[in-house]
Molecule: transfer RNA
Organism: archaeon
């Protein structure tokens, strides 16, 4: 420099172009407990950024950004 590939609550991970992005954790609150744990219950919290296509975009396209691979 040139190809591929990736980006979604903290975190790991869903989501045929179509109801309010959804599950597990975690974090907060209760409930249990002599107290903490472990268990139940509820509660928070997200599509990496512009632009385009489309009645409709997390999902397609297309320029940056950031990231891994490879090859020079």
């Nucleotide at each position: 420099g040139a190809g591929c590939c990736c980006g979604u609550a903290g975190u790991u991970c869903a989501a045929u172009g179509g109801a309010u992005a959804g599950a597990a954790u975690g974090c907060c609150a209760g409930g249990u407990u002599u107290c903490g744990g472990c268990c139940c219950u509820g509660u928070u919290g997200a599509u990496c950024g512009g632009a385009g296509u489309u009645c409709g975009a997390a999902u397609c396209u297309u320029c940056g950004c950031g990231g891994g691979c490879u090859c020079a």